A computed fold for a 72-nucleotide RNA from a Candidatus Heimdallarchaeota archaeon, annotated as transfer RNA. The organism belongs to Candidatus Heimdallarchaeota, within Archaea. The same sequence occurs in records of 4 taxa. Its Rfam family is "tRNA". From the family's description: Transfer RNA (tRNA) molecules are approximately 80 nucleotides in length. The prediction has a mean pLDDT of 85.
């Protein structure tokens, strides 16, 4: 050139057409004589970018970026 698999919260990943999650982390409060450990809770997301199909797309489709793996 061509195949293929990813891209989602600050990190690691799950979801996969109908309200966008967890765990680690942040920050608060409880708890302690204080701190860790624990336990509630809060915040944080243009779901890589454009298009397109649909009543409705993070989820289908195409194109295009970025990255991981093959063949040449």
């Nucleotide at each position: 050139g061509c195949c293929u698999c990813u891209g989602u919260a600050g990190c690691u990943c799950a979801g996969g057409c109908g309200u966008a999650g967890a765990g680690c982390g942040a920050c608060a409060c409880a708890u302690u004589g204080g701190u860790a450990a624990u336990g509630u809770g809060u915040a944080g997301g243009u779901c890589g970018c454009g298009g397109g199909u649909u009543c409705a797309a993070u989820u289908c489709c195409c194109g295009c970026c970025a990255g991981g793996g093959g063949c040449u």